Description: The RNA shown here (c-di-GMP-I-GGC riboswitch aptamer) has 81 nucleotides.
RNA sequence: GACGACAAAGGCAAACUCAUCGGAAGAUGAGGACGCAAAACUAAAGGAUCCUAUAAUGCCCGGGAUAGCCAGUUACCGAAU
Repeated sequence: GACGACAAAGGCAAACUCAUCGGAAGAUGAGGACGCAAAACUAAAGGAUCCUAUAAUGCCCGGGAUAGCCAGUUACCGAAU
C1' cells in the first nucleotide's frame, strides 16, 4: 500500500412522520434505522439518473438536483492474506 475480522473505539442515517423552504426534482431541522469501511468532502472536470416555473409542446441547448449511482480527493482502526 492492497485488503476488510461476528475485532476495539467511535461515526453516519434509507424509507416513513412532523415542521420549514422550493414551481419541481429536492433541501434543512427533529424523530426514526434500511443500510454504510469512506453513507467524510467535492456538482469545479467526465459519465449516469431526475426536475425544469417563465419563455415555447417535446428533444437539444440553458438552469437546477442527486456524492446513499459511477467518479475525483482526503482519512480512523488493524485480525487474516